[in-house]
RNA sequence: GAUAGCGGCUGGGGGUGCUUCUGCGGCUGUGUCCUGAAAAGACCAGUCCUCGCAGGAGCUGAGAGUCACCCUUUGAACCUGACCCGGAUAAUGCCGGCGUAGGGAAGCAGCACUGCCCGAUG
Numbered sequence: 001g002a003u004a005g006c007g008g009c010u011g012g013g014g015g016u017g018c019u020u021c022u023g024c025g026g027c028u029g030u031g032u033c034c035u036g037a038a039a040a041g042a043c044c045a046g047u048c049c050u051c052g053c054a055g056g057a058g059c060u061g062a063g064a065g066u067c068a069c070c071c072u073u074u075g076a077a078c079c080u081g082a083c084c085c086g087g088a089u090a091a092u093g094c095c096g097g098c099g100u101a102g103g104g105a106a107g108c109a110g111c112a113c114u115g116c117c118c119g120a121u122g
Base pairs, nucleotide, nucleotide: 005111006110008108009107010106011072012071013070014069017059018058019057020056021055022054023053024052025051026047027046028045029044031043032042033041078103079102080101084097085096086095087094
């Protein structure tokens, strides 16, 4: 000192989907109570379709809110394209393609190995 390896320190970057059950909310109702009648409210029932939250279980995965995990330019961690294309699945961002695509977060010191140069000694 080129390349490559190992972990470390400090900082930084990133994702959280699918299925199902329970509860609550929401929603629905020629329902009950209340009222002169309605509205509101309370209760009850339903929830096929649609939505939110919490908890349990299952799937893939390093990670599916974890005081964790992964990645950090040597950069498929992750994002975009993408409500993409093909296959599989109970289902999914499950697998493959796209992908030598376009983006994407860095500095420090150490250890080991190899090569080169210089010096000392034999």
Predicted 3D model of a 122-nucleotide RNA (TPP riboswitch aptamer (THI element)). The sequence was found by an Rfam model in a public genome assembly. It matches the Rfam family "TPP riboswitch aptamer (THI element)". Rfam 15.1 lists 16,130 matches to the family in 8,693 species. From the family's description: Vitamin B(1) in its active form thiamin pyrophosphate (TPP) is an essential coenzyme that is synthesised by coupling of pyrimidine and thiazole moieties in bacteria. Its mean pLDDT, the model's own confidence on a scale to 100, is 76. The model forms 95% of the base pairs in the Rfam consensus.